[in-house]
C1' cells in the first nucleotide's frame, strides 16, 4: 500500500435513533431494560477488478415511466374483528439457536362503508402539439375498494387526488485504443411481423405462429489492451503521452447465482444456496467475509498511529432537549511535492590573505527558560521577560559538450573513469589521493518514465533517378478529383443571436493567512463541441437548360520487325548414298582425351532432316509492358498527320478484382540439326568439384496447359496545364525552287514521335532542363537507421519449384549516397633512367685464400645494422682498445649520528697470493680526522634512437614541393602546376581564369682544357760570362756548379674566352632541333661540390649532447688470463689464378697524388734476404720515402695440372712490442692442394669510361687482398626503345585511407545468447453438445387449515460438479535447424582494379 497479491486477515471501531405508538419488568419515581411497532440501515466510505459498452462526454426523447421524506392546493380521518411478541410455565441442545402450551396492547394485521382510482366500451366535442396514442367533457359496464391515532391543548400525525421540487429509469445522434498473420465474414431471438406473457415504463424483454431477413471495406464477427470524463505533463501550436489521488459518471465489495423486504436494492458492515478459504465444536452441527478507520501478515524496489474528537461542517433518528457518526474536524508519522526564512554583523591583530585563527564587541529570526493566550482536550501560532553566536551544510563536478587545473603525488592498457566522444600501454588538465577552483544549496546526484530537441510519422510540416522509397505492364468497380454559360435551392460554406457545455483545475485585477504556497472573491479563458433561430450566397454541392476547346465517333491519304493463322523460299549445318583421293585430322598458351586403312579430313554430285532469317540494319521504326526482323495471302488491332461531319463532360486516377506477362522450370504429346545444365573423359593446379579441350542427356523448336518472376532499368507511376532556345533524325500535312516528270530530289513552316546540347530554375552533388528531376493541379503506390530477414509462424495461389502477404526476440554505431584529396592496379595514354632494356665489354655465382654476416658452439664466443646491413660502425680487436667470461682488489663530495691525544690517520719490513700493506697478524714510523648507518653523491659502452637533439642514409644520378591575389565550387578541393611542341629539367615558347611570386632545377663556387698578363724562390734555363771534368780529328757536343736571366716549364694571383653568336634546313616568323664554318673547346665543354616541401615512430642513448628508468659497493673503477679469431654448414664483399694478347730470367724507359721530427732516412759497410751497423741532410716546391709496373728488348718454356697456380705444411732467420702459444708481419729453403673459364641466377659500365698496370695515403709499435686518393696504358658497342625493373606526368577503377604485406567472403572447429520447429506433456482462459442438477419464483392441483405450511404436476432461471468437441494463451520436451556475437584456430581467396574467368 494506486502499480506487485480485487491476496489473506487476529483485535478494537466504523448505523442507529425515537418513551410525544404500544406491552411487559424493575425503579431512588427522575427513569432504565427487554419485546412490539415507524423512520432510517439503498447515503456516506473504499477499490477500479471486470468492461471497447448508450459504460462515459455531449446534446436531445420520454406522445413508453416511477418518485419515500420535503414543498403548495383540495377533500377526508366511519364503523368492526381476530391475532401475537415481551412476559410465564414445561422441554430439546456443548453452543448458535428453538420446539409447545396459556395472558395482553398498538401509528401491528383483517372485514364493511364513503371518498377516490383503474380499465374497458360507445359517441361526439374541445385543448395542447410536429403528431393524438395525450388532457379534459359525457354514457354504460367491470374491478379495485382508505385512514391512526398522540398529546404538555395547539401541535405532530395519517388517508385521497391533483401539483411542483429532488432523484431515477429508459431510448437516440454525434464523440474518442490498437490488430485484416480476424473477411467468399458474422447473425437462428438471430431481423422483422401478428397475438399473447412480463415491467413502473417502449421493445425478442421472453413465448407461440408466420416471413427470411440483418450486420459488415465508412472494417462487421473476433482477439488483445483498458473503467469512462473534467483533467495533468510538455510543446510556439498541432500534437504526443499520462488520467492512482481531487470533482462528475459507472462497476464491484471473497467467487458465482437468486430473489425477499422496500418509494428506492436484486442491497460492503441484510437473507438463502453452491464454491474456495479460515474459526468454534461435546462431531450431532454452528459461525465469518477489513477493495471503512487504525493494525498485522504475505508480496514486493514501493509507502504512516491499533492516537483525540464530535468543538467546528455535513448525514440518519427525534416535537425538541439530544443521540449517534474512524464521514468529518485535530494532532502523530515521511525532504514525498510547493512555498518562506535562517545557519550571522562590526572593528583589531596574526596568517598560507576574495579565506582562516584570534580578540573586543553589536544583533536576536531562530534557539532556549518562565508566564499568558490559544484549543472539546492538545500541538502550532501570538503577546511579554530572562539567557546566549549561539542550536544549524552538504552534494556534484573541474578533457570537450559545459563554468571550473596545462597543479603534486601514485598507478603504468593494470586497477579504473566513461550519457556520447573518448582516456589507461612510465613525464595521465581524463583513473585514485592531496590542494585549489567551479556550480547549487536543505539539499545535491544516480537510475527509471514521459514530453520537447526530431520538419525523426512531416494536417500545419518530409520523401520516393543514385541515399530507405514507383506496383513488371495494362484494363477497370468502389472512392476521390473533374471543361464553359445559366435557373433555383441553401446542405457544406461565412455572419449575427438564443439555450447547454458542473465545480475544481488555468490565466488576470482585487482581498485574506507576518510574505510566499495556500485560500477567498470577481471576472475572462477552458471542454477545440452540441443544438435551436435568423440572415447571406462568392466558392463546393444538388438541381433547370444550353454550349464546344476536354473525351469519343466519322471520313481520307499515307507510314511501320504490332498481332494470328496459312503457304513459299534461302544460305550454313548435320546425317546418308555414290564417285574422287591418302595418312593423317582436330584442338590448345603447349598439349591430350578424341576421330581416322572398317578409307577420316578434304573435293564433286545427289538425297533426308531439324532449327535459324546473313547482307539491307541505322542510338531507324511498331508496341502497354514482356517483345517484335526472309517473302506472299487473308484475318485483326492501335497510334500520328489532314478534314472539322456527329455525340456533347460522355472525363483523369483507380483500393479491392481482371487480362497481359522474358528466361528459366513444371505436366502431356510430338520434334531433335546445331548449340548445351547435369554427366564423362582430357588438360592445368599444391588442390580444381572451375575456368581451357573433346564428348555429351535434360533443355532449346511445336502443340495444348501451368508458374508469374527479373538489374521486368528511363533503377524517374499516371493524366493534364504553364515555363528560352539551338542542333540532328521518323511519319504525315502544306508552301517554294530544281526536275531525268518518277510513289523524284533540295528547302522552309506546323503538328506528332525519337537522340544530343543547353538559358532560368532545381538538386547533396553526380546531373536533369518543353521527352524535368523546373513551376502547378488530381489521383493510385511505397519509404521510415544496419543487421536478424524477404526469414520464422499463420493465410492464400500452385502438381512441385516456389510465389504473394509478411513479424519479433536478440543484435549493432553504423550502414548508405554523391563527390574530393591520395594510394594502389595481373587498366590504358605520354616521357624518362646503364642502381632499366637493347648493342657490346669485364666480372660475381664454380676452386682455393683474406674478409664480413647468419647458424651452430662455448664460461665468454660483447653489442648494433637485413631493398638503404654484410672489407659496415672508419671496427686491420695479441695486452690497452672492451662493452664479453673467469678470478682477485678499490672507490661514497656533503650534512647528521658515531669513536678519536688513553692516538683517527699515512708510510714500512715478513706473512696470504698468479699478483698487490686490499686483508690478517706482529712491530715500527707518522700526529688530526673518522669506520660503520642514513641521506646524498661520482660514476655507468646499464634500458628506452617508439621521449629527444645533433648528424646520417633513403625515396632521389628525381623535377618536383608550395604561397598571395583573383576566379570556379554548398564543401573537402580545383585552378595556376593544365593541353601542344620542346627540353637533362615545372627548361623554355605557344595556347588557356588566370596573373606574379618562393624553394628546388638552372644560375652560382672548385678543379681540369686554351690564351693574356702579374710574380721568379726551394721552381726554369733559351740565349750570355765563367769554372770544373768528359767525349770529339776540328767546327763542336754533353754533364755539373756558379754569376745572369725570367723567354720556356711551373707555381700562385689577376683577366679572356662560348653566347646556338653565324650559315643552311626543319619548325609557326616561336622554344628549340640536325647539319656546317670558326675555334684549344660546340650546344649543360668535362668532373665535382651545393642537392627542394616532405615521408620512411629508417639508422645511431657504443662518438659526443640529453629527458625518464634501473644499478651504487655493484651495471661504478681497476689488476691478470681467456674471449670477440673458435668450425658440420649458408650467404656476401673481394683477392689470387686455371694460362702463351701468358710464365720466367737479364737489359732499358716514361708519372702523379701525397707523407715525414720518440718521424723520412740519403750515403757507406755486413748480410743470400728480410735486416742490422754507422750516419749526411730535412721543422721540408730545397733533404727523404722514390727502383713506378704494365710497356720495349733479348733469351727460354711449347699447352702439360706444366717453368701455369700457389694453398697447405715442415725447416731455419729476422722485425716491432713486457708479451707473438692461443693469436702479428717478413725473409730463405723445401712441400706444391684446388683449379683446365664456372649451373639456375645476377652485379657494374657509353670514354681518357670499362678493362688493366702499378704508386702514395689513412689505421698504425708492428700488420692491407680494405677504404680514400694518385697518375700509366687504354677499348667495344648504342646514338635507341619502354619488352623487363622502376620513376615522373595525365587518365580510368576501386568496397583500399595503418593506404594492396590493403580490403575481405564461406565451411568447419570453441564459447554463450534470444528465437524456430519438435514426438508429445502440464496448466489457464473462452466457446459449445449432453449429462447430473443445489436453491429460487410463477401457474395450478390435493391435504391440512386461523394466518398459512406440507407434499404433487407443469413451466421457467439456474450455480457447482461432469462427458465430448473447437479456439486461443503459457509452462516444459529428447532432439533437429538456421541466426547473432565473441583480438590473435582451421581450410580455402568468392568480392573490391579487367580482382586476374567482367
Nucleotide at each position: 500500500g494506486a502499480u506487485u497479491a480485487a491476496g489473506c486477515c487476529a483485535u478494537g471501531c466504523g448505523a442507529g435513533u425515537c418513551g410525544a405508538g404500544g406491552g411487559u419488568a424493575c425503579u431512588u419515581c427522575g427513569g432504565u431494560a427487554c419485546c412490539c411497532g415507524g423512520c432510517a440501515g439503498a447515503c456516506u466510505g473504499c477499490u477500479c477488478a471486470g468492461u471497447a459498452a448508450c459504460a462515459c462526454g455531449u446534446g436531445g426523447a420520454u406522445a413508453a415511466u416511477c418518485u419515500a421524506c420535503u414543498c403548495u392546493c383540495a377533500g377526508g380521518u366511519a364503523g368492526g374483528g381476530g391475532a401475537u411478541a415481551a412476559u410465564c410455565c414445561c422441554g430439546g441442545g456443548a453452543a448458535a439457536c428453538u420446539g409447545g402450551g396459556g395472558c395482553u396492547a398498538a401509528u401491528a394485521c383483517c372485514c364493511u362503508a364513503u371518498a377516490g382510482g383503474a380499465a374497458a366500451u360507445a359517441u361526439a366535442g374541445u385543448c395542447u402539439g410536429g403528431a393524438a396514442u395525450g388532457a379534459c367533457u359525457u354514457u354504460u359496464u367491470u374491478c379495485u375498494a382508505a385512514a391512526a391515532g398522540a398529546u404538555u391543548u395547539u401541535u405532530c400525525g395519517c388517508c385521497u387526488g391533483a401539483g411542483a421540487a429532488u432523484g431515477a429509469g429508459u431510448c437516440c445522434g454525434c464523440g474518442g485504443c490498437c490488430g485484416a498473420u480476424u473477411a467468399u465474414g458474422g447473425u437462428a431471438g438471430u431481423u422483422g411481423g401478428u397475438a399473447g406473457g412480463g415491467u413502473a415504463a417502449a421493445u425478442g424483454c421472453c413465448u407461440a405462429c408466420c416471413a427470411a431477413g440483418c450486420c459488415g471495406a465508412c472494417g462487421a464477427u473476433c482477439g488483445g489492451u483498458a473503467c469512462g470524463g473534467g483533467u495533468a505533463a510538455u510543446g510556439a501550436g498541432a500534437g504526443u503521452u499520462a488520467u492512482a489521488g481531487c470533482c462528475c459518471g459507472g462497476a464491484g465489495u471473497u467467487g458465482g447465482g437468486g430473489a425477499c423486504u422496500g418509494a428506492g436494492a436484486c442491497a460492503c458492515g441484510g437473507c438463502c444456496c453452491c464454491a474456495g478459504g479460515c474459526u468454534c465444536u461435546a462431531c450431532g452441527g454452528a459461525g465469518c467475509g477489513c477493495a471503512g478507520c487504525a493494525g498485522g501478515c504475505g508480496c514486493g524496489a514501493a509507502a504512516c498511529c491499533u492516537u483525540c474528537g464530535c468543538a467546528a461542517u455535513g448525514c440518519c433518528c427525534g416535537a425538541a432537549a439530544g443521540g449517534g457518526u474512524g464521514a468529518c474536524g485535530g494532532g502523530g508519522g515521511g525532504a514525498u511535492c510547493c512555498c518562506a526564512a535562517g545557519u550571522g554583523c562590526u572593528g583589531g591583530c596574526g596568517u598560507u590573505u576574495u579565506a582562516c585563527g584570534u580578540u573586543a564587541g553589536c544583533u536576536u529570526u531562530u534557539c532556549u527558560u518562565a508566564a499568558g493566550u490559544g484549543u472539546u482536550a492538545a500541538c502550532a501560532g501570538c503577546u511579554u521577560a530572562g539567557g546566549g553566536a549561539a542550536u544549524a551544510a552538504g552534494g556534484a563536478g573541474a578533457g570537450g559538450g559545459c563554468a571550473a587545473g596545462a597543479c603534486c603525488g601514485g598507478u603504468g592498457c593494470c586497477a579504473g573513469c566513461c550519457g556520447c566522444c573518448g582516456c589507461g600501454g612510465u613525464a595521465a588538465c581524463a583513473c585514485c589521493g592531496g590542494c585549489u577552483c567551479u556550480u547549487c544549496a536543505a539539499a545535491u546526484g544516480g537510475u527509471g518514465g514521459c514530453c520537447a530537441u526530431u520538419u525523426u510519422u512531416a494536417u500545419u510540416g518530409g520523401g520516393c533517378u543514385u541515399a530507405a522509397a514507383g506496383c513488371g505492364u495494362u484494363c477497370g468497380u468502389a472512392g476521390c478529383u473533374g471543361g464553359a454559360u445559366u435557373u433555383g435551392u441553401a446542405a457544406g460554406u461565412u455572419u449575427c443571436u438564443g439555450g447547454c457545455g458542473a465545480a475544481a483545475u488555468u490565466c488576470u485585477g482585487u482581498c485574506g493567512c507576518u510574505c510566499a504556497a495556500c485560500g477567498a472573491u470577481a471576472g475572462a479563458a477552458c471542454u477545440u463541441g452540441c443544438u435551436g433561430g435568423a440572415a447571406a450566397u462568392a466558392c463546393u454541392g444538388c438541381u433547370u437548360a444550353u454550349c464546344u476547346u476536354g473525351a469519343g465517333a466519322c471520313c481520307g491519304g499515307g507510314a511501320g520487325a504490332g498481332g494470328a493463322u496459312a503457304g513459299a523460299g534461302g544460305u550454313a549445318c548435320u546425317c546418308c548414298u555414290a564417285g574422287g583421293g591418302u595418312a593423317g585430322g582436330g584442338g590448345u598458351g603447349a598439349a591430350a582425351u578424341c576421330c581416322g586403312u572398317u578409307a577420316a579430313u578434304c573435293c564433286u554430285a545427289g538425297g533426308g532432316g531439324g532449327a535459324c532469317c546473313a547482307c539491307c540494319u541505322g542510338u531507324g521504326g511498331u508496341g502497354a509492358a514482356g517483345a517484335c526482323g526472309u517473302c506472299u495471302a487473308u484475318c485483326u488491332a492501335g497510334a500520328a498527320c489532314g478534314g472539322g461531319u456527329c455525340u456533347g463532360a460522355c472525363a483523369g486516377u483507380g483500393a479491392g478484382g481482371g487480362a497481359c506477362g522474358a528466361a528459366a522450370c513444371c505436366c502431356a504429346g510430338g520434334g531433335g540439326a546445331g548449340c548445351a545444365a547435369a554427366c564423362c573423359g582430357g588438360a592445368u593446379u599444391a588442390g580444381a568439384u572451375a575456368c581451357c579441350c573433346g564428348g555429351g542427356u535434360a533443355g532449346u523448336c511445336c502443340u495444348g496447359g501451368g508458374c508469374g518472376u527479373a538489374a521486368a532499368c528511363u533503377a524517374u507511376g499516371u493524366g493534364g496545364g504553364c515555363u528560352a532556345g539551338g542542333u540532328g533524325u521518323c511519319a504525315c500535312a502544306u508552301g517554294a525552287u530544281c526536275u531525268u516528270a518518277g510513289u523524284g530530289a533540295u528547302u522552309a513552316u506546323g503538328u506528332a514521335g525519337u537522340g544530343c546540347c543547353g538559358a532560368a530554375g532545381g538538386g547533396a552533388a553526380a546531373c536533369c532542363g518543353u521527352u524535368a528531376a523546373g513551376c502547378c493541379c488530381a489521383u493510385c503506390g511505397c519509404c521510415u537507421g544496419g543487421g536478424g530477414a524477404g526469414u520464422a509462424c499463420g493465410g492464400u495461389c500452385g502438381c512441385a519449384a516456389g510465389g504473394c502477404u509478411g513479424a519479433a526476440a536478440c543484435u549493432u554505431a553504423a550502414a548508405g549516397g554523391a563527390a574530393u584529396u591520395g594510394g594502389c592496379g595481373g587498366g590504358g595514354g605520354a616521357g624518362c633512367a646503364c642502381c632499366a632494356c637493347a648493342a657490346g665489354g669485364g666480372g660475381u655465382g664454380g676452386a682455393g685464400c683474406c674478409u664480413g654476416c647468419g647458424g651452430u658452439u662455448u664460461a665468454a664466443u660483447u653489442g648494433g645494422a637485413u631493398c638503404a646491413a654484410c672489407g659496415c660502425c672508419g671496427g686491420a680487436a695479441a695486452a690497452c682498445u672492451c662493452a664479453c667470461c673467469g678470478g682477485g682488489g678499490g672507490c661514497g663530495a656533503c650534512a647528521a649520528c658515531u669513536g678519536g691525544a688513553u692516538g683517527a690517520u699515512u708510510g714500512c719490513c715478513a706473512a696470504u697470493u698468479g699478483a698487490u700493506g686490499a686483508u690478517c697478524u706482529u712491530g715500527c714510523u707518522u700526529g688530526a680526522c673518522u669506520a660503520g648507518u642514513u641521506g646524498a653523491g661520482c660514476g655507468g659502452a646499464g634500458g628506452u634512437g617508439c621521449a629527444u637533439g645533433g648528424c646520417c642514409a633513403u625515396c632521389g644520378u628525381c623535377a618536383g614541393u608550395u604561397c598571395g591575389u583573383a576566379c570556379c565550387g554548398u564543401g573537402a578541393g580545383g585552378c595556376g602546376u593544365c593541353c601542344u611542341g620542346u627540353u637533362a629539367a615545372g627548361u623554355c615558347a605557344g595556347g588557356c581564369a588566370a596573373c606574379g611570386a618562393a624553394c628546388g632545377a638552372g644560375a652560382c663556387c672548385c678543379c681540369c682544357a686554351c690564351c693574356u698578363u702579374c710574380a721568379g724562390u726551394u721552381a726554369c734555363u733559351a740565349g750570355c760570362g765563367u769554372a770544373u771534368c768528359c767525349c770529339u780529328u776540328u767546327u763542336g757536343g754533353g754533364a755539373u756548379a756558379u754569376g745572369a736571366g725570367u723567354a720556356c716549364u711551373c707555381u700562385g694571383g689577376a683577366g679572356g674566352g662560348a653566347c646556338c653568336g653565324c650559315c643552311u634546313u626543319c619548325g609557326c616568323u616561336a622554344a628549340g632541333a640536325a647539319g656546317g664554318a670558326g675555334g684549344a673547346a660546340g650546344g649543360g665543354g668535362g668532373g665535382g661540390g651545393c642537392u627542394a616541401c616532405g615521408g620512411u615512430a629508417g639508422g645511431u642513448c657504443a662518438g659526443u649532447a640529453u629527458g625518464c628508468c634501473c644499478c651504487u659497493a655493484a651495471u661504478c673503477u681497476c689488476c691478470c688470463g681467456g674471449g670477440c679469431u673458435a668450425c658440420a654448414c649458408g650467404c656476401g664483399u673481394g683477392c689470387u689464378a686455371c694460362a702463351a694478347u701468358g710464365c720466367g730470367u737479364a737489359a732499358g724507359a716514361c708519372a702523379a697524388u701525397g707523407g715525414g721530427a720518440u718521424g723520412c732516412c740519403a750515403c757507406u759497410c755486413c748480410g743470400a734476404a728480410a735486416g742490422g751497423a754507422g750516419g749526411c741532410g730535412c721543422u721540408a716546391a730545397u733533404c727523404u720515402c722514390u727502383u713506378a709496373a704494365a710497356c720495349c728488348u733479348a733469351c727460354g718454356c711449347u699447352c702439360a695440372g706444366u717453368u701455369c697456380g700457389g694453398a697447405u705444411c715442415g725447416a731455419g732467420g729476422g722485425c716491432u712490442g713486457u708479451a707473438a702459444u692461443u693469436c702479428g708481419c717478413c725473409c730463405u729453403c723445401g712441400u706444391g692442394a684446388a683449379g683446365c673459364u664456372g649451373g639456375a641466377a645476377u652485379c657494374c659500365c657509353u670514354a681518357g669510361u670499362a678493362a688493366u698496370c702499378g704508386u702514395g695515403u689513412g689505421u698504425c709499435a708492428u700488420u692491407a687482398u680494405c677504404g680514400c686518393a694518385c697518375g700509366g696504358u687504354g677499348a667495344a658497342u648504342a646514338c635507341g626503345u619502354c619488352c623487363c625493373u622502376g620513376c615522373u606526368c595525365c587518365u580510368u577503377g576501386c568496397a583500399c585511407a595503418c593506404a594492396c604485406c590493403g580490403c575481405c567472403c564461406g565451411u568447419c572447429a570453441a564459447a554463450c545468447c534470444a528465437c524456430u520447429c519438435g514426438a508429445g506433456u502440464a496448466a489457464g482462459c473462452u466457446c459449445u453438445u449432453g449429462g447430473c442438477g443445489a436453491g429460487g419464483c410463477c401457474u395450478u392441483u390435493c391435504c391440512a387449515u386461523u394466518u398459512u405450511g406440507a407434499g404433487g404436476a407443469g413451466g421457467u432461471c439456474g450455480a457447482a460438479c461432469u462427458u465430448g468437441g473447437g479456439g486461443u494463451u503459457u509452462g516444459u520436451g529428447a532432439g533437429a535447424a538456421g541466426g547473432g556475437u565473441u583480438a590473435a584456430g582451421u581450410c580455402g581467396u568468392a568480392a573490391c582494379a579487367a580482382g586476374g574467368u567482367a